[in-house]
Molecule: small-subunit ribosomal RNA
Organism: uncultured bacterium
RNA sequence: AGAGUUUGAUCCUGGCUCAGAACGAACGCUGGCGGCGUGCCUAACACAUGCAAGUCGAACGGGAAAGUCCCCUUCGGGGGAUGAGUACAGUGGCGCACAGGUGAGUAACACGUAGGUAAUCUACCCUCGGGUUCGGGACAACAUUCCGAAAGGAGUGCUAAUACCGGGUAAGACCACGCCCUCUGCGGAGGGUGAGGUAAAAGGUGGCCUCUCCAUGGAAGCUAUCGCCUGAGGAUGAGCCUGCGGCCUAUCAUGGUAGUUGGUAGGGUAACGGCCUACCAAGCCUACGACGGGUAGCUGGUCUGAGAGGAUGGUCAGCCACACUGGAACUGAGACACGGUCCAGACUCCUACGGGAGACAGCAGUGGGGAAUAUUGCGCAAUGGGCGAAAGCCUGACGCAGCGACGCCGCGUGAGUGAUGAAGGCCUUCGGGUCGUAAAGCUCUGUAGGAUGGGGACGAACGCUCCCGGGGAAUAAUACCUCCGGGAUUUGACGGUACCUGUCCAGAAAGCACCGGCUAACUCCGUGCCAGCAGCCGCGGUAAUACGGAGGGUGCUAGCGUUGUUCGGAAUCAUUGGGCGUAAAGCGCGUGUAGGCGGGUUGGCAUGUCCGUUGUGAAAUCCCUCGGCCUAACCGAGGAACUGCAGCGGAAACUGCCAGUCUUGAGUACGGGAGAGGGAAGGGGAAUUUCCAGUGGAGUGGUGAAAUACGUUGAUAUUGGAAGGAACACCGGUGGCGAAGGCGCCUUCCUGGACCGUCACUGACGCUGAGACGCGAAAGCGUGGGGAGCAAACAGGAUUAGAUACCCUGGUAGUCCACGCCGUAAACGAUGAGGACUAGGUGUUGCGGGUAUUGACCCCUUCAGUGCCGAAGCUAACGCAUUAAGUGAACCGCCUGGGGAGUACGGUCGCAAGAUUAAAACUCAAAGGAAUUGACGGGGGCCCGCACAAGCGGUGGAGCAUGUGGUUUAAUUCGAUGCAACGCGAAGAACCUUACCUGGGCUUGACAUCCCGGGAAUCUUCUGGAAACAGGAGAGUGCCCUUCGGGGAACCCGGAGACAGGUGCUGCAUGGCCGUCGUCAGCUCGUGUCGUGAGAUGUUGGGUUAAGUCCCGCAACGAGCGCAACCCUUGUCUUUAAUUGCCAUCAUUCAGUUGGGCACUUUAAAGAGACUGCCGGCGUUAAACCGGAGGAAGGUGGGGAUGACGUCAAGUCCUCAUGGCCUUUAUGCCCAGGGCUACACACGUGCUACAAUGGGUGGUACAAAGAGCAGCCAACUCGCGAGAGUGAGCAAAUCUCAAAAAGCCAUCCUCAGUUCGGAUUGGAGUCUGCAACUCGACUCCAUGAAGUCGGUAUCGCUAGUAAUCGCGGAUCAGCAUGCCGCGGUGAAUACGUUCCCGGGCCUUGCACUCACCGCCCGUCA
Repeated sequence: AGAGUUUGAUCCUGGCUCAGAACGAACGCUGGCGGCGUGCCUAACACAUGCAAGUCGAACGGGAAAGUCCCCUUCGGGGGAUGAGUACAGUGGCGCACAGGUGAGUAACACGUAGGUAAUCUACCCUCGGGUUCGGGACAACAUUCCGAAAGGAGUGCUAAUACCGGGUAAGACCACGCCCUCUGCGGAGGGUGAGGUAAAAGGUGGCCUCUCCAUGGAAGCUAUCGCCUGAGGAUGAGCCUGCGGCCUAUCAUGGUAGUUGGUAGGGUAACGGCCUACCAAGCCUACGACGGGUAGCUGGUCUGAGAGGAUGGUCAGCCACACUGGAACUGAGACACGGUCCAGACUCCUACGGGAGACAGCAGUGGGGAAUAUUGCGCAAUGGGCGAAAGCCUGACGCAGCGACGCCGCGUGAGUGAUGAAGGCCUUCGGGUCGUAAAGCUCUGUAGGAUGGGGACGAACGCUCCCGGGGAAUAAUACCUCCGGGAUUUGACGGUACCUGUCCAGAAAGCACCGGCUAACUCCGUGCCAGCAGCCGCGGUAAUACGGAGGGUGCUAGCGUUGUUCGGAAUCAUUGGGCGUAAAGCGCGUGUAGGCGGGUUGGCAUGUCCGUUGUGAAAUCCCUCGGCCUAACCGAGGAACUGCAGCGGAAACUGCCAGUCUUGAGUACGGGAGAGGGAAGGGGAAUUUCCAGUGGAGUGGUGAAAUACGUUGAUAUUGGAAGGAACACCGGUGGCGAAGGCGCCUUCCUGGACCGUCACUGACGCUGAGACGCGAAAGCGUGGGGAGCAAACAGGAUUAGAUACCCUGGUAGUCCACGCCGUAAACGAUGAGGACUAGGUGUUGCGGGUAUUGACCCCUUCAGUGCCGAAGCUAACGCAUUAAGUGAACCGCCUGGGGAGUACGGUCGCAAGAUUAAAACUCAAAGGAAUUGACGGGGGCCCGCACAAGCGGUGGAGCAUGUGGUUUAAUUCGAUGCAACGCGAAGAACCUUACCUGGGCUUGACAUCCCGGGAAUCUUCUGGAAACAGGAGAGUGCCCUUCGGGGAACCCGGAGACAGGUGCUGCAUGGCCGUCGUCAGCUCGUGUCGUGAGAUGUUGGGUUAAGUCCCGCAACGAGCGCAACCCUUGUCUUUAAUUGCCAUCAUUCAGUUGGGCACUUUAAAGAGACUGCCGGCGUUAAACCGGAGGAAGGUGGGGAUGACGUCAAGUCCUCAUGGCCUUUAUGCCCAGGGCUACACACGUGCUACAAUGGGUGGUACAAAGAGCAGCCAACUCGCGAGAGUGAGCAAAUCUCAAAAAGCCAUCCUCAGUUCGGAUUGGAGUCUGCAACUCGACUCCAUGAAGUCGGUAUCGCUAGUAAUCGCGGAUCAGCAUGCCGCGGUGAAUACGUUCCCGGGCCUUGCACUCACCGCCCGUCA
């Protein structure tokens, strides 16, 4: 000090959450020791039991007993001494008002702080002065009688005192009356003085005998001491009063108050006072918050925080309040009294029912409540308190101990060495890695702890007694008394504890949380949106670092986590230190009260302010220094500090106040012009509608199209007239006026404001403005008018799936006027009002000035308004920018996450509608602003494509083929599913293939590597069986090395285990390959620049292109992947070459057959050629385009190969590869048979047709590209034919397949279900093959179905293309209408880009970004 979370990404706003510290804590897991602290926060709930306040015999009167000893005895007992003047109760004194507990009440002079008391008191204590005299009568105890269950009480009688009472004395005090002095706040206070009145006392103890008396010795007396009385002063404590300070609420406000506020008189108190009473007056408090309600003991401090603050008030300390609840007084110096009294109440207990007793918020303890809080301990040894002369007694105050990891602090659970990196666990790419020097082992130590021994505290100083010494008073005195010093003796609960020391023991002592990000720490297994986690974001749907376990790691450590609470972070209530155009937030606007703030200058005062000083700010705490416990925590001492308050002295700049003055702020006066400013009255024309009359004759009206509606009873149209209401065209303008709402025909009257000019007057008169008051669009409400048009509601017609809408025809409130309410709007510039300052440019309105002019304009300019553009600056950005959202000061209003909600309740207002003020529960982790990239739009612009259009031919109808869906089945194996699955994987399922089904078999396996044993391999044959397989028989012995025993390689058989195997799952774990957008023209990068940033620029713009193709321009300049080109093929030519190709010339033949030749064709290698190169036009002098020439070919010549960044979690685990999972006598392997070929049906792709541009028959012509030895197969023979037989050639420019077909010629058919069409079926065959039943192809004969051109819809194609015709090949034993190729014949059409589909670029909107198949609202479940 920050971080996470809104988005695809960004910046901002804004909330939520986390990391920190703390605690009187609690809970979970765990737990070795010690020190110091700390411990009912809840029921101020109820309490059994014990203890917590007594003491004094030196104030007083009484006065035991047990026990022991002695004596007596009738043996029952009695007496005496001692116990003992003890216990005990009583009178009396002092104390019990302290100490201890609690926090209920209390918002108050209760507390804190500073003062006042001239309005007061103060026992005990200290200092000083004076006194302490003479008398008297009682009451307890006790004795006795009696009542009562008890508690307790009554009567009679006796008695003492430091108890009580009276008299005397009275310094001073007090009271009333005089006189004098001082101070004064003028009320009084203090002092002195004169005479008068009032009120005192108590004795105890020790010692002594000089004086008096009795006289060993005492008494009086003296003396010492403790008391007593009366004064003065002090100290301490307390009462009362005042200023200031510290909670929430206005949904508690015109309010509260009758002893209320004041006065007079009296009473009362220690004391002022309505404290109380009587009378008089009517006051007093309140927006600076009275009164009411809620909550709460206050403070020093404590926690947190950088601080300012915020929260808190447990322990310790000060104050207050309370003592079962409420009330009251008594005693006393002090109480309205925790362990006192009285009364009442509730409760508990006792009771003989008559009556009594009690009060733990003292210490322990119990019940209860609760998440939760301790022992019915020891001791007065210390400190402190009460009493006492003292010893001493009392003291649950206190000192200690016990319990609790509740907190803080300290220590320990071992140290060194130890690599084979042990075993084991976990992971693994199987090599290894890690736990890990960790362990074991070896060598040590004994802190702490346990066991067992020894020693052993500090805290203790006092006091008493004794001894010694000294001082004092008094005395005859060295006694006694008293004080001081020294010595001796004695006193410890804790505790035989701390501490020191000897011996033995590594032995009994580590956990908890976390490991997706925030936040340090990662893997495996299990689970499979289940179980669960979670502080926020969020994990989990088969490979989860987020669940559970494990291994490992991280953090802290006798603790660790969780929960709760507080502060912090949060500048998220902002004084320090925030905001309000669009994020939440400017009141709709004005007038103005209180309040806040306020111009220049002079003098004074000293309120704020500043300086100095004094007092206080308790101690403890915090901080610093030093010191004491081994250290620390803890404790002690000193200092600092306590930021505050008050007194005194001073300063006078600023603020304030008082007095004076000034003119610039503000206002007034005078002179002008502008204006839909407001109110009232009157007037005007255009238009709509209605009515009357005329003309006229079929429609009008309305719409996208219609209909409802109006119209032959005469509409619409048109002419004339009349009535009535409302609104004022053009001018008209980001023009004007007004505070805002708002204001628009003309005239008149009344009236408000602003502006300009003059610079005459006043002299700060100002600004803002909580409340208050007024104004305030539209709609709405009340009463009464008015009502032409328009028009909620309503009615009808359309539209539509519906249409309570949009459109149409009607139509009522209302709109208009008068009066009165309402008081709200996106009442907006979403921007409060006023003033000051801070570049400009350009329009426009109003007045004025200057210049010029005859004048109007024009030009320059001040002021006041109103617009646009822009600098600095500001802003999250957009934007604002002298009309600020800039800069600085003052005032008001408002905001504090979204929803709930501008809602509920309460108050106020209103006739009502409603307005205003204004929450909470609950719920979410966001809601939001601006801008960015995309995608999208039934937004716009530009452009392209067989996209449409223009054409040609099809599909969809029929039959068949083929694929798919569905159904069926033991199985009909699996995959592909919009385009981009469906003659697709499959370039060919009878067995095989084959993955499916049924059945029969095998289990180291059909296949790979390793090991052991045997055997060469291999061949022939028999039995069972459907085969696989099982069981036999026979033949046969190879190669290499050899020490001749044997070993090795290959192969076969048997065996054991590692392992094989899987077309099993996951294409959403993957690689590779491939489809698609799309051969669309795009997709990016570096540097620079712009922007806070995401991003932009470049790539946009103007042209052009098939093209991001090229040119020009430009904050861009370059580059890459794409485009194009380079490659193949085809079209022309040249060169080279010439067999198997070719044949012009020569010879020859049936035949380029042969000789010959290589010109031509062709073949196949190398080149040439085309580049907008040339010309003209057009264009920007460019790129390019258009036309032309030449050329075989012209603007990419035709075709192919070639597929950018990416998209679709597209397809494929069944081509292959591969992670993970699953399977292992089976999901593997072998075999036989079946299935993939099923069939009511639906779809896709094709073939053949429906015929005459045709079909049949006969004749005849012309290709290209391919293939061939388990092959192609000539010729010949046979068969109607498929084919068979025989057999030449050819591994092929040589031989073969091989006939090309359409075409051409000739002929038949003549429009029909046919001489079209060929399905289906019967029969007979051929071929391939182990085998054509399920389930092949072909041939011949016979049969001769549907079909006569195909609905909605839909496909292909732009030239050698469509259409049409045949040929070949791959796969293949056989099987082709499919696929891949080849050539032959060979068209039509394109005006054009409005529309459909797809695509590209620019721009715009957006609440979409999984991106419109989006998002989202309501209802229901």